[in-house]
RNA sequence: UGUCAAAAAAGGCAAAACUGCUGAAAUGUGGUGACGCAAAGCCAUGGGUCUAAAGCCGGAAGGUUAUGAUAGCCAGGUUGUCGAA
Numbered sequence: 001u002g003u004c005a006a007a008a009a010a011g012g013c014a015a016a017a018c019u020g021c022u023g024a025a026a027u028g029u030g031g032u033g034a035c036g037c038a039a040a041g042c043c044a045u046g047g048g049u050c051u052a053a054a055g056c057c058g059g060a061a062g063g064u065u066a067u068g069a070u071a072g073c074c075a076g077g078u079u080g081u082c083g084a085a
Base pairs, nucleotide, nucleotide: 004083012037013036017032018031019030020029021028035072041078042077043076045075046074047073048070049069050068055064056063057062
C1' cells in the first nucleotide's frame, strides 16, 4: 500500500415505536428511543421498490405517468477509524 472485517479500545451513526414540523403523497427532519451498522459517510449512474400533485385517458369510479422519493434493497463510483490472520 492492497485485500480483509477477528479481538480490544476510542469515537460515530441510529431501526421500530411515540411525538413536533415539512410535503399532494411517498418521504424528509427535530426530540425521546436503540433494532442493528466498518462505511448505516457521501453520490440517484444501472436495476429494484414506494408515492402520484400536475399532465394525459375516462361521464364517473378509476387507470396511467417521475420531473418526487429510497444510499438502512442490490450493484457501481468516491472518501474513510482502530486492527489480527